């Protein structure tokens, strides 16, 4: 690094258009806009810490550019295998 397994949070929120289900009544998914919120892809900020000093590394803290807010999917960490 790769397979394989485990792996959280937070609105399936309003509004506006498309389209596809239906007798109706609703329903499902995509785009765009607000607003609200989440941190564990990746960036960023202090620095806990590592180290005999120096230099250099540095998080799950923090920030929320990115990302993400039913379910899939991703996913830091982690368990094993090569």
């Nucleotide at each position: 690094g790769c397979g394989c397994g485990g792996g959280a949070g937070a609105g399936u929120u309003c509004g506006u258009u498309c389209g596809g289900c239906c007798a109706c009544c609703g329903c499902c998914g995509g785009g765009c806009g607000g607003c609200g919120c989440c941190g564990a892809a990746g960036g960023g900020g202090c620095a806990a810490c590592c180290u005999c000093c120096c230099c250099g590394g540095a998080a799950c803290c923090u920030c929320u550019c990115a990302g993400g807010c039913a379910c899939c999917a991703g996913a830091a960490c982690u368990g094993u295998g090569c």